A computed fold for a 72-nucleotide RNA from a Candidatus Jorgensenbacteria bacterium, annotated as transfer RNA.
Rfam family: tRNA. Rfam links the family to the GO term triplet codon-amino acid adaptor activity. Rfam classes the family as a transfer RNA.
The organism belongs to Candidatus Joergenseniibacteriota, within Bacteria.
Model confidence (mean pLDDT): 84 of 100.
RNAcentral holds the sequence, with entries from ENA.
[in-house]
């Protein structure tokens, strides 16, 4: 160089065309003398970049970037 997955909340990750979510974490309330644990709740996403194709894209395609395996 080539080939293969992969990039989506703070961290692990779902979501295969029609309104972006668990779960762990922060923050507030409840509970307790107090702390944890346990309930309720609230915030937090330009979906990695351009670009095409669709009424309409996280999601089809095309370029690039960045990770991570595999090959000489």
């Nucleotide at each position: 160089g080539c080939c293969a997955g992969g990039g989506u909340a703070g961290c692990u990750c779902a979501g295969u065309g029609g309104u972006a979510g668990a779960g762990c974490g922060u923050c507030c309330g409840c509970u307790u003398c107090a702390u944890a644990a346990g309930c309720g709740g609230a915030a937090g996403g330009u979906c990695g970049u351009g670009g095409g194709a669709u009424c309409g894209u996280u999601c089809c395609c095309c370029a690039c970037c960045c990770c991570u395996g595999g090959u000489a």